[in-house]
Context: one part of a larger RNA
RNA sequence: GUCUGCGAGUUAAUAAGCACUGCCAGGCUAAGGAGUUCUGCUCUGGAGCCUAAGCGAAAGCAAGUCUGAAAAGGCGAUUAAGUAGUGUUUAUUAGACCCGAAGCCAGGUGAUCUAAUCAUGAGCAGGUUGAGUCCCGCAGAAAUGCGGGAGGAGGACCGAACGGUUUAACGUCGAAAAGUUAUCCGAUGACUUGUGAUUAGCGAUGAUACGUCAACCGAACCUGGCAAUAGCUGGCUCUCCCCGAAAUAGUUUUAGGACUAGCCUCGCUCAUUGAACCUGUAAGAGGUAGAGCACUGAUUAAGUCUUGGGGUUCUUCGGAACUACCAGACUUUCUCAAACUACGAAUGCUUACAGCGGAUAAGCGGGAGUCAGAGCAUGGGAGAUAAGUUCCAUUGCUCGAGAGGGAAACAGCCCAGAAUAUCGGAUAAGGUCCCUAAAUUUAUGCUAAGUGGUAAAGGAGGUAGAAUUUCUAUGACAACCAGGAGGUUUGCUUGGAGGCAGCCAUCCUUUAAAGAGUGCGUAACAGCUCACUGGUCAAGAAAUUCUGCGCCGACAAUUAUCGGGGCUCAAGCAUAAUACCGAAGCCAUAUCUUCUAGGGCGGAGUUCAUCCGCCGUAGUUGGGUAGGGGAGUGUUGUAUACACUGUGAAGCAGGACCGUAAGGUCUUGUGGAGUUUAUACAAGUACGGAUGCAGAC
Numbered sequence: 001g002u003c004u005g006c007g008a009g010u011u012a013a014u015a016a017g018c019a020c021u022g023c024c025a026g027g028c029u030a031a032g033g034a035g036u037u038c039u040g041c042u043c044u045g046g047a048g049c050c051u052a053a054g055c056g057a058a059a060g061c062a063a064g065u066c067u068g069a070a071a072a073g074g075c076g077a078u079u080a081a082g083u084a085g086u087g088u089u090u091a092u093u094a095g096a097c098c099c100g101a102a103g104c105c106a107g108g109u110g111a112u113c114u115a116a117u118c119a120u121g122a123g124c125a126g127g128u129u130g131a132g133u134c135c136c137g138c139a140g141a142a143a144u145g146c147g148g149g150a151g152g153a154g155g156a157c158c159g160a161a162c163g164g165u166u167u168a169a170c171g172u173c174g175a176a177a178a179g180u181u182a183u184c185c186g187a188u189g190a191c192u193u194g195u196g197a198u199u200a201g202c203g204a205u206g207a208u209a210c211g212u213c214a215a216c217c218g219a220a221c222c223u224g225g226c227a228a229u230a231g232c233u234g235g236c237u238c239u240c241c242c243c244g245a246a247a248u249a250g251u252u253u254u255a256g257g258a259c260u261a262g263c264c265u266c267g268c269u270c271a272u273u274g275a276a277c278c279u280g281u282a283a284g285a286g287g288u289a290g291a292g293c294a295c296u297g298a299u300u301a302a303g304u305c306u307u308g309g310g311g312u313u314c315u316u317c318g319g320a321a322c323u324a325c326c327a328g329a330c331u332u333u334c335u336c337a338a339a340c341u342a343c344g345a346a347u348g349c350u351u352a353c354a355g356c357g358g359a360u361a362a363g364c365g366g367g368a369g370u371c372a373g374a375g376c377a378u379g380g381g382a383g384a385u386a387a388g389u390u391c392c393a394u395u396g397c398u399c400g401a402g403a404g405g406g407a408a409a410c411a412g413c414c415c416a417g418a419a420u421a422u423c424g425g426a427u428a429a430g431g432u433c434c435c436u437a438a439a440u441u442u443a444u445g446c447u448a449a450g451u452g453g454u455a456a457a458g459g460a461g462g463u464a465g466a467a468u469u470u471c472u473a474u475g476a477c478a479a480c481c482a483g484g485a486g487g488u489u490u491g492c493u494u495g496g497a498g499g500c501a502g503c504c505a506u507c508c509u510u511u512a513a514a515g516a517g518u519g520c521g522u523a524a525c526a527g528c529u530c531a532c533u534g535g536u537c538a539a540g541a542a543a544u545u546c547u548g549c550g551c552c553g554a555c556a557a558u559u560a561u562c563g564g565g566g567c568u569c570a571a572g573c574a575u576a577a578u579a580c581c582g583a584a585g586c587c588a589u590a591u592c593u594u595c596u597a598g599g600g601c602g603g604a605g606u607u608c609a610u611c612c613g614c615c616g617u618a619g620u621u622g623g624g625u626a627g628g629g630g631a632g633u634g635u636u637g638u639a640u641a642c643a644c645u646g647u648g649a650a651g652c653a654g655g656a657c658c659g660u661a662a663g664g665u666c667u668u669g670u671g672g673a674g675u676u677u678a679u680a681c682a683a684g685u686a687c688g689g690a691u692g693c694a695g696a697c
Base pairs, nucleotide, nucleotide: 001697002696003695004694005693006692011094012093013092014091015090016089017088018087019086020085021084022083023082026050027049028048032044033043034042035041036040054061055060064075065074066073067072097235098234100232104225105224106223107222108221109220115199116198117197118196119195120194121193122192123191124189126158127157128156129154133150134149135148136147137146138145139144162186163185164184167182168181169180170179201217203213204212205211238632239631240630241629242628243627248261249260250259251258252257262370263369264367265366266365267364268363269362278355279354280353281352282351283350284349290343291341292340296337297336298335301332302331303330304329305328307327308326309325310323311322312321313320314319373399374398375397376396377395378393379392380391381390382389404415405414406413419591420590421589422588424587425586430581431580432579433565434564435563439578441577442576443575444574445573446572452567458552459551462549463548464547465546466545467544468543469542470541471540479536480535481534482533483532485509486508487507491503492502515530519528520527592622595619596618597617599615600614601613602612603611604610633686635683636682637681638680639679640678641677643675644674651670652669653668654667655666656665657664658663
């Protein structure tokens, strides 16, 4: 892991609701007793309980009563039948749907491991060093010193056994639940070790590591309290039908939990009811968007005033004049505001009426779930006018709980809401060269960048179109030929300044025309050139603004920013047009189903009212998580009744058929003794999950 078996809302009491049953202004008995066909049943038993009347603390009064001087008010009555049982749903108390802690407490068991201690034993090859002390000799008055010898001290040295475990490698489902190999430390000692004994968990022991106390010790193990508790995680077993949420508010030692409300469901009532949405009309309140600058503030420029301060100069010390200063007032002027408003929408909101619409609104009661929401669009706060960010909205949509088509793929985007079937049809979004269903469709333009198929400020005789202005056959624009002069080297400055470093001025003359000079150039001149003019030529030329589509700007790690191939009068872009494709949406045909309406038939009901069932008609409903409601299937057993079975029961295996489904029937084989069905009842009543439990493989 698979298979087989087991595996989770039970039982009791009480309360409430619903359904059904008995009796009914009443209903029911409990314990006990008697009988009996004896885990039971029948008959008794009225104690007691609920109800039929309430109010008051009570006396008490009573459809009223209590408070109150009264007025008035509270609770009741004036309308509704209860009671007992059965079933079911929920709640409470119990283990209370099942499994799951770490832990807490009690009583015991452990020192054969290990810690420490006690008693009694045992062990330590070999080698080295050579303390005190003693003896001898020498020196010395002596203390003592020196030399030689003896001797053998030491938590002394080297190093086996023994004990330890420093470093490295290997080993890591190992040879081993701590080892192997090499290396290393101690090795007469605070040494090592055998045997026996002592100390026990709210404890012991500890040269202290929270170490050790029988292979996991910040409190051992075993059993019990015990099914501890778990606002937490996981799991919770058959089918079909109807409806269908929430992720919000308030409160919370509260924030991943709860309670009340909101939103869902079921029943009843109002009810012979006409809602909501939408549209129209009419009447309202308002201070948002925008706008504006009188107010509150912010803010640009100019002027006037002379009000204050600062500064400078003068002063007869009284003050005066001046101001590239600061501030103020006034007159103009450019702007800004969530906490500005002399203005002010659209929407939305309220009320009334009408239309449309076709089933809901409200109240009461039973059952819930929800309190982590997500993205998109719009308006905002926070943030950086960042975030697939965060927090809101008198908002909306989708997902959540929604399948289908499109967006290559893609919960939240676009289209569209799936009862079932069809080798039927027409469409939506989106598409129609091939992959790939459908146009290589039509018309007119644009783009040359593979732009399309990422991006800004900024830049450019890209290209297409529009507009305005100027020049032009009295010859424009471009090109070529020629001229481009004189006063004058103007004046100043300067070493120099002669058109051309800089400053001032910028005239006059000759002319077809020629600046006191447009640029290059020289030390300064010179030289080249331009403006300007004539000629040649010959028909358009120049400038500015706006618009469409393109270009550059453009640097990263897969080819990799069209889904791919590939595409250029497109298969790109723009504007028109006609076809077609395209979904579980729509239509068609057939079938099932919900609800409503009215019809027919049957049954219950003394008649009526009413209820139930069946048939067909008209309309209508049928996505669905949490969750509410309804109807069924199957398993085991019991009661009653009828059946089947050795001419073959159950079980098992194959096949066929029936039912919307859970499931059922028939048949063949196997099997070899019990079993189905109908009605009702009772449950140890349905498995794929729980790192489920047991077994097999």

The part of an RNA shown here (large-subunit ribosomal RNA, domain II) has 697 nucleotides and comes from a Candidatus Dojkabacteria bacterium. Its Rfam family is "Bacterial large subunit ribosomal RNA". The RNAcentral record of the full RNA draws on ENA.